RNA sequence: GAAGCUGGCUAGACAGUCGCUGCGUCCGUAAGGGCGGAGAGGAAAGUCCGGGCUCCACAGAGCAAGAUGCCGGUUAACGACCGGACGCCGUGAGGCGAUGGAAAGUGCCACAGAAAACAAACCGCCGAUGGCCGAUCACUUUCGCAAGAGAGUAAGUCGGAUCAGGUAAGGGCGAAACGGCGAGGUAAGAGCUCACCGCGCGGGUGGCAACAUCCGUGGCAGGGUAAACCCCAUCUGGAGCAAGACCAAAUAGGCAAGCUUUGGCGCGGCUCGCGUCGCUUGCGGGUAGGUUGCUUGAGCGUCAGGUAACGAAACGCCUAGAGGAAUGACUGUCCACGACAGAACCCGGCUUAUCGGCCAGCUUCACCU
Numbered sequence: 001g002a003a004g005c006u007g008g009c010u011a012g013a014c015a016g017u018c019g020c021u022g023c024g025u026c027c028g029u030a031a032g033g034g035c036g037g038a039g040a041g042g043a044a045a046g047u048c049c050g051g052g053c054u055c056c057a058c059a060g061a062g063c064a065a066g067a068u069g070c071c072g073g074u075u076a077a078c079g080a081c082c083g084g085a086c087g088c089c090g091u092g093a094g095g096c097g098a099u100g101g102a103a104a105g106u107g108c109c110a111c112a113g114a115a116a117a118c119a120a121a122c123c124g125c126c127g128a129u130g131g132c133c134g135a136u137c138a139c140u141u142u143c144g145c146a147a148g149a150g151a152g153u154a155a156g157u158c159g160g161a162u163c164a165g166g167u168a169a170g171g172g173c174g175a176a177a178c179g180g181c182g183a184g185g186u187a188a189g190a191g192c193u194c195a196c197c198g199c200g201c202g203g204g205u206g207g208c209a210a211c212a213u214c215c216g217u218g219g220c221a222g223g224g225u226a227a228a229c230c231c232c233a234u235c236u237g238g239a240g241c242a243a244g245a246c247c248a249a250a251u252a253g254g255c256a257a258g259c260u261u262u263g264g265c266g267c268g269g270c271u272c273g274c275g276u277c278g279c280u281u282g283c284g285g286g287u288a289g290g291u292u293g294c295u296u297g298a299g300c301g302u303c304a305g306g307u308a309a310c311g312a313a314a315c316g317c318c319u320a321g322a323g324g325a326a327u328g329a330c331u332g333u334c335c336a337c338g339a340c341a342g343a344a345c346c347c348g349g350c351u352u353a354u355c356g357g358c359c360a361g362c363u364u365c366a367c368c369u
Base pairs, nucleotide, nucleotide: 001365002364003363004362005361006360007359008358009357010356012334013333014332015331016330017329018328020039021038023036024035025034026033027032041340045351046350048349049348050347051346052345053240054239055238056237060272061271062270063269065236066235067234068233069232070084071083072082073081074080085099086097087096088095089094100231101230105229106228107225108224109223122171123170124167125166126165129164130163131162132160133159134158135157136156139152140151141150142149143148179197180196182194183193184192198220199218200217201216202215203214204213205212206211244292245291246290247289254283255282256281257280258279259278263277264276265275266274299317300316301315302314305310
C1' cells in the first nucleotide's frame, strides 16, 4: 500500500416561521387559552419461535398428536444465544452444519450391470484333480536275413487345447459391489497368512461431558438412506387485547325441533376422573355508545464476577400511548447528498430489506528498512 474476516456505534445536521398529539400545571361556566417537558425503528416489516398478561376454570392423569435432537452453560422461556467437541469448506483470520440410533423391525436404492443383499459370474485367469488330443516308452503283433519300418498300447513322464470344475485378486457397469494397501502363498486366486489402517470386544490416561489418545485381543457382522416409517431421550392445555372488565341504552326473558340423571354441557382430539343442572340447532328481533385494559417494564445506565453469552448488590434515570389513527409544511446554510422504511397490549429472539459514515481487533499478499 492492497485485499479480506469478525464485532460495535450511528441512521443527515443547524437556524427561523407556522402547524399536530399526550402528560404536568395555571386561567376559564364551558369551548378553549398560557407556560413547561416529551413525542416511531435497526429493522417498527414477516407473524416464524418463546413468554408475560386475560379468559375458559376449581383443573388432574393417561393415550394420541406435535416439537427439539452432539456436550456444557446463560435465560422468565425457547427451536434463541455463548463456549467447546466432531465433520465439511477456506492459504488464513474465519464460515457452515436437519450433529441421537442402521446389531429392534419394516421400507427404498431408478437406469446400467452377472449381481444392489443373507446375492452372484458378463469379460477375464487357472485347469492342480477327473476327462480329450499328441509324443515318448516296457510289451504285443505284421513285414524284414539283419538293421529297421507300420499298427496297437498299461503305468509313468512331457506338451497342447479345453470340458467338468475352481476363482472373485484384474477389467467392465454404476453414486455405491462381501473391508483398504503392501508382501508372502497358491494351479490361478481369496484374511489363506503376516505387518499397517479400518471394525468389534476389553481396559489405561486426560476432560463435568461430547470426545481425544494409548495398550491388549479377535481374522472380523455385508453397504447407503431415519427433513422414510420407526426406536430412544427431553418438552408441550386451548384461545387471544377484535383477550377481558365496568357503565349506559334498547328489544321479543320470542317461536320451533332434539337430548334430558343409564343424560346433557364444560376442559383443542379420545378415555378416565372432576365440576355443573341444563344444553344444542334453526328462524326471527334489538344494540353495537362510552370508560378501562394502555404503558413503571423479566425496563435502561454504571459496575463486582465470568473466556463469553450474561450479570448480584448499590446508586441513578423515566424514554410515544393514537383511537380511521399524532411529529407535517416552508425558507436558508452545511454535508457523508440521505437507502430500507411508521408503534397500536408488552417483552426476548430469529428471518428478510437496506444508502452511507465512523471505531476496534485479527488474517493474507507485495514492497522498503

Bacterial RNase P class A from Sideroxydans sp., 369 nucleotides, folded computationally. It matches the Rfam family "Bacterial RNase P class A". By type it is a ribozyme. The sequence was found by an Rfam model in a public genome assembly. The source organism's lineage runs through Bacteria, Betaproteobacteria, Nitrosomonadales, Gallionellaceae and Sideroxydans.